[in-house]
Context: one part of a larger RNA
RNA sequence: UGACGGGGGCCCGCACAAGCGGUGGAGCAUGUGGUUUAAUUCGACGCAACGCGAAGAACCUUACCUGGGUUUGACAUCCCGUGGAUCCGAUAGAGAUAUUGGAGUGCCUUAGGGAACACGGAGACAGGUGCUGCAUGGCUGUCGUCAGCUCGUGUCGUGAGAUGUUUGGUUAAGUCCAGCAACGAGCGCAACCCUUAUCGUUAGUUGCCAGCACAUAAUGGUGGGAACUCUAGCGAGACUGCCCCGGUCAACGGGGAGGAAGGCGGGGAUGACGUCAAGUCCUCAUGGCCCUUAUGUCCAGGGCUACACACGUGCUACAAUGGUAAGUACAGAGGGGAGCAAGCCCGCGAGGGUGAGCGAAUCCCGAAAGCUUAUCUCAGUCCGGAUUGGAGUCUGCAACUCGACUCCAUGAAGUUGGAAUCGCUAGUAAUCGCGGAUCAGCAUGCCGCGGUGAAUACGUUCCCGGGCCUUGUACA
Numbered sequence: 001u002g003a004c005g006g007g008g009g010c011c012c013g014c015a016c017a018a019g020c021g022g023u024g025g026a027g028c029a030u031g032u033g034g035u036u037u038a039a040u041u042c043g044a045c046g047c048a049a050c051g052c053g054a055a056g057a058a059c060c061u062u063a064c065c066u067g068g069g070u071u072u073g074a075c076a077u078c079c080c081g082u083g084g085a086u087c088c089g090a091u092a093g094a095g096a097u098a099u100u101g102g103a104g105u106g107c108c109u110u111a112g113g114g115a116a117c118a119c120g121g122a123g124a125c126a127g128g129u130g131c132u133g134c135a136u137g138g139c140u141g142u143c144g145u146c147a148g149c150u151c152g153u154g155u156c157g158u159g160a161g162a163u164g165u166u167u168g169g170u171u172a173a174g175u176c177c178a179g180c181a182a183c184g185a186g187c188g189c190a191a192c193c194c195u196u197a198u199c200g201u202u203a204g205u206u207g208c209c210a211g212c213a214c215a216u217a218a219u220g221g222u223g224g225g226a227a228c229u230c231u232a233g234c235g236a237g238a239c240u241g242c243c244c245c246g247g248u249c250a251a252c253g254g255g256g257a258g259g260a261a262g263g264c265g266g267g268g269a270u271g272a273c274g275u276c277a278a279g280u281c282c283u284c285a286u287g288g289c290c291c292u293u294a295u296g297u298c299c300a301g302g303g304c305u306a307c308a309c310a311c312g313u314g315c316u317a318c319a320a321u322g323g324u325a326a327g328u329a330c331a332g333a334g335g336g337g338a339g340c341a342a343g344c345c346c347g348c349g350a351g352g353g354u355g356a357g358c359g360a361a362u363c364c365c366g367a368a369a370g371c372u373u374a375u376c377u378c379a380g381u382c383c384g385g386a387u388u389g390g391a392g393u394c395u396g397c398a399a400c401u402c403g404a405c406u407c408c409a410u411g412a413a414g415u416u417g418g419a420a421u422c423g424c425u426a427g428u429a430a431u432c433g434c435g436g437a438u439c440a441g442c443a444u445g446c447c448g449c450g451g452u453g454a455a456u457a458c459g460u461u462c463c464c465g466g467g468c469c470u471u472g473u474a475c476a
Stems, first nucleotide, its partner, number of pairs: 001476002003473003007470007015460002019424005026316008034307002042053002064302007073125001077124002079121005086103007107114002127291002130289003136285002138280003141276001143274001148187006154163003167178003193268004198236007208225002212223003239262001242256005318417001322376007334365003339358002343354004383414001388409007430452007
């Protein structure tokens, strides 16, 4: 100087408390451990691994296993030779591949040849998701959006170092003010950026319709309009600016006015010096090591989907604030051409047939909870839907291992969950549906979107994490 203390002081954070809803019990989904297996590819392991890499494992993917092939190689550059490129078949085979038939004779040219392409040959070399993340780059997690981390000059100290950065106030903040052997500065904080909330202005189609007409069973459907909504450019607006009180006449704090918004208005992006030899050699790049008729490469089938069990994360429930039936209303944000598909017809349905319109503010995909009425009356039920049998639909060469969905039948556990434990402070929790990426198909996951919309916070003694000062130390 740090680090640590079941030392002290001050102060923060959904850290506790106050509340609301969960997890832990059930069934299922998914990840992991374990076990099993020819293989169940690999990585990730307290917080910060475990719906994680994987934003899509039937084949492919695929790295694993079994078997069948191959050795200048599936891929790149160079050399030599041959030819033609390319397209369509046949036979054997699980295919890779092997054998073989037919069509076809291209481009440039100085007519030698050359460029691309295929086959054969030789070797230089290719290739490796093989090892080492404790050799590395890059990227990322985490403490933590915590308020810290440093430097120059000066001063003090023999020196390590100190001072500044401590102190008194104050703040979300090393934020600002005052003081001070310090005076300044840098990286962080804040602001500048995006979005949302109000208004003005410009513009008015594909969006809008107040007023005036037309038309219709009805609809901005039509003429027209530029007001309103909206769209998207540019501006305004919030700064403790104004008033009162407190405070050191300060920083700032408390209250008030006006205002769409008030003291950082809400949300996002943004992550200092560093820590964990944290994670990743399987994104990529890369040193070293290793393999080179194999640890490379091609193919078929299997596996990654196994199942006594254990854990994590979720979904659905156990019901009446509910289930069922009928009727009826209101979004936002997105996506659409090998696409989205209205309408009509067929089917109980998944879906099929046909197909208007739309590369889309134009057309299409489009709510549910809610509300109204009826019924069920506390039961393992008209709750719950697992499981199983049968019959189908769709995607796709192909749904046996191993897809999703539909219909009929079946109708398991489950009556609110031990110890323990998680999230959340407002348009939040809870609850309801909708969209998108990936994608042929496959979503309870992920990323977004809106609808309905609470309760509670006395307080900081305690638990956890963190910041500053101080103290002890046999630790570095």
Background: Predicted 3D model of a 476-nucleotide part of an RNA (small-subunit ribosomal RNA, 3' major domain) from a metagenome. Its mean pLDDT, the model's own confidence on a scale to 100, is 84. Its Rfam family is "Bacterial small subunit ribosomal RNA".